[in-house]
RNA sequence: CGCUCAUCCAGAGGGGUAGAGGGAUCGGCCCGACGACGCCCCGGCAACCAGCGCCAGCUUGACGUGGCCCAACCACGACCGCUGCCGCACUCGGUGCCAAAUCCGGCCCGCCCAGCGGGAAAGAUGAGGA
Repeated sequence: CGCUCAUCCAGAGGGGUAGAGGGAUCGGCCCGACGACGCCCCGGCAACCAGCGCCAGCUUGACGUGGCCCAACCACGACCGCUGCCGCACUCGGUGCCAAAUCCGGCCCGCCCAGCGGGAAAGAUGAGGA
């Protein structure tokens, strides 16, 4: 950056500082002087990327063993590699996150229409790209 892909109903808080708004946006509804938001420290969650090990599966490749007189072919084995509709475990690694589903809705569609369900847009995070 009007770019691509994945994920967003789980999870995880104490202290210090500071002093008025904060939850992106609009509406709602919440949080907040019993001090929110932010910042700093410590702690934690998670598993996107990275690393390491394991498990399962897969194909091609080169390899070994066997079948075959040889080759081709077939079977088995182990190696590299790849995959995992959240596979399992770990980490002086790079990020992220630790009120409420991304707090809910806004636009579109459907239904048994005070409501419910599905999708989109927007946003956030990561990994890439230009």